[in-house]
The prediction has a mean pLDDT of 77. Two RNAs folded together computationally: RNase P RNA and transfer RNA, 471 nucleotides in total. Rfam match: Bacterial RNase P class A. The family's RNA type in Rfam is ribozyme.
RNA sequence: GAGCUGGCCGGGCGACCGCGGCAACCUUCGGGGAGCCGAGGAAGGUCCGGGCUCCGCAGGGCAAGGUGGUGGGCAACACCCACCCGGGGCAACCCGCGGGACAGUGCCACAGAAAACAAACCGCCGAUCUCCGGAUCGGUAAGGGUGAAACGGUGGUGUAAGAGACCACCAGCGCACCGGGUGACCGGUGCGGCUCGGUAAACCCCACCUGGAGCAAGAUCAAGAAGGACGCCGGUCUCGACCGGAGUCCGCGUACACGUUCGAGGGCGGCCCGCCCGAGUGUGCGGGUAGAUCGCACGAGGCGGCCGGUGACGGUCGUCCCAGAUGGAUGGUCGCCAACCGCGUGGUCGUGAGGCCACGUGGCGAACAGAACCCGGCCUAUGAGCCAGCUCAU
RNA sequence: GCCCCCGUAGCUCAGCUGGAUAGAGCGGCGGCCUUCUAAUCCGCGGGUCACAGGUUCGAAUCCUGUCGGGGGCGCCA
Numbered sequence: 001g002a003g004c005u006g007g008c009c010g011g012g013c014g015a016c017c018g019c020g021g022c023a024a025c026c027u028u029c030g031g032g033g034a035g036c037c038g039a040g041g042a043a044g045g046u047c048c049g050g051g052c053u054c055c056g057c058a059g060g061g062c063a064a065g066g067u068g069g070u071g072g073g074c075a076a077c078a079c080c081c082a083c084c085c086g087g088g089g090c091a092a093c094c095c096g097c098g099g100g101a102c103a104g105u106g107c108c109a110c111a112g113a114a115a116a117c118a119a120a121c122c123g124c125c126g127a128u129c130u131c132c133g134g135a136u137c138g139g140u141a142a143g144g145g146u147g148a149a150a151c152g153g154u155g156g157u158g159u160a161a162g163a164g165a166c167c168a169c170c171a172g173c174g175c176a177c178c179g180g181g182u183g184a185c186c187g188g189u190g191c192g193g194c195u196c197g198g199u200a201a202a203c204c205c206c207a208c209c210u211g212g213a214g215c216a217a218g219a220u221c222a223a224g225a226a227g228g229a230c231g232c233c234g235g236u237c238u239c240g241a242c243c244g245g246a247g248u249c250c251g252c253g254u255a256c257a258c259g260u261u262c263g264a265g266g267g268c269g270g271c272c273c274g275c276c277c278g279a280g281u282g283u284g285c286g287g288g289u290a291g292a293u294c295g296c297a298c299g300a301g302g303c304g305g306c307c308g309g310u311g312a313c314g315g316u317c318g319u320c321c322c323a324g325a326u327g328g329a330u331g332g333u334c335g336c337c338a339a340c341c342g343c344g345u346g347g348u349c350g351u352g353a354g355g356c357c358a359c360g361u362g363g364c365g366a367a368c369a370g371a372a373c374c375c376g377g378c379c380u381a382u383g384a385g386c387c388a389g390c391u392c393a394u
Numbered sequence: 395g396c397c398c399c400c401g402u403a404g405c406u407c408a409g410c411u412g413g414a415u416a417g418a419g420c421g422g423c424g425g426c427c428u429u430c431u432a433a434u435c436c437g438c439g440g441g442u443c444a445c446a447g448g449u450u451c452g453a454a455u456c457c458u459g460u461c462g463g464g465g466g467c468g469c470c471a
Stems, first nucleotide, its partner, number of pairs: 001392008011337007019038004025032002040368001044379002047377005052214004059273004064210005069083005084098001085096004099205002104203002106199003121144002123140007152170006171195002173192008218294004227250004232245006252286007265277004287470002301320008340363010395467007404420004413451001422438004444460005
């Protein structure tokens, strides 16, 4: 000088003004209010996983979704750790949706003869014919050319020319055995001419996993809306209803459709079978409410020490209590300072470029963003910087 | 909170079972015609297919992650 990896911070103090919650105490019961607490590393996106709550929880089949090297961690995960394999980089290190392409199907544009049980355009070889230019038939995947990709490579034997047709070595694949490892896998030996294209982020196959909804969950109270039912009392009359009153209970109204054992509709995550519940249900048009309290702030909790583990993490001891709004609080102004940057002076180290320290002076003094039931992750956004370790070059 | 859809030329949209030179209508520019204008007719230009990464020989199309925009549902039920 160029990089790689891991981590930290997300300002401090004071004054003034202001906001939300709890609240001693005071009170003329309206309220006032000492004191205490008051955003984040991502509170964000809502991409996963859980807690919690309600509903469901005979069974079978099919479908759907998810995960995808191995071992471990965790409440769980698609997360994390360690390792394996493949790829990239000189290296530190990084990346991988990393099961299966001999279960089957599909696709592979253009070019090219041929894009996958093979195949003959040029070339090479043989036979036949010949007007001597060549034509036809057959053999040949070694050579040319095309393409992202052309059915192992090199050398030899062989042949009319050739070819794993055969042989040696190399590469790959499969099988068997030996050794190491918990395992993915690695190393070695032998055998088999086995040489078989790619694509599964195409369908698909394999293994494993998966109830549904979500704090507007859910519980209690209050209120409202075009009412309804029941009996009681009073009145009217055409004697069956109507009107009025207070009370209790249930409660939005209305139209249409379907339905009550010939079963609408609902539940068993989707479909079918099957099972269960079952008297209401569905759609449209209107009407009303949009309030209070709980859920709800002690939790897989934070911080620190010790122990175990390569590590993720686990165990144990101590200590702390740390936001709860509901149009939604946590902010603003000023001053000083830290940190950083520039300049100057002095000291010190170095051959030197320059580094370090002290003082003075000027600048900057912040970005992304903001809880809303709560946690664990992932991803994304983020200012000025700082710290540690490592690599390469000079 | 739960869920769905869209982003391609200035505008409105095709193309989305992968094959390239990415099209269509309207609009724009130039020409023809006309005294002039409009319409007709002829020609032309205009695109990082929202962005980034990946799979593949090859991506507007498939996968993943972002960004932006739009929509639906919820109480008495």